[in-house]
RNA sequence: GCGCGGGAGAGUCACUCGUGGCUCGGGCCACGGUGCGCCGAAGGGGCAAUUCCUCCCCGGAACCUCUCAGGCACCAGGACCGCGC
Numbered sequence: 001g002c003g004c005g006g007g008a009g010a011g012u013c014a015c016u017c018g019u020g021g022c023u024c025g026g027g028c029c030a031c032g033g034u035g036c037g038c039c040g041a042a043g044g045g046g047c048a049a050u051u052c053c054u055c056c057c058c059g060g061a062a063c064c065u066c067u068c069a070g071g072c073a074c075c076a077g078g079a080c081c082g083c084g085c
Stems, first nucleotide, its partner, number of pairs: 001085006011036001013035003017032006037072003043068001044066003050060002
């Protein structure tokens, strides 16, 4: 790295916007978008526990931290763990 299995967190909250469906109509539902709130375990940034070395420097470095990205029904994704190659 590949395959299989396990794998958390946080609103499906609002909308006077768009599209589609249902309905006699009122309205309701789904998707998208926007806004605010929130989560952090793809990625990215930061500090640095720490790692290498006789020591220092350089280098590496978290699930710590930031929340840019990503995510907040399901699906998908998913650090990490186990088995096999």
The RNA shown here (Glycine riboswitch aptamer) has 85 nucleotides and comes from uncultured Nocardioides sp. The organism belongs to Nocardioides, within Bacteria. Its mean pLDDT, the model's own confidence on a scale to 100, is 77.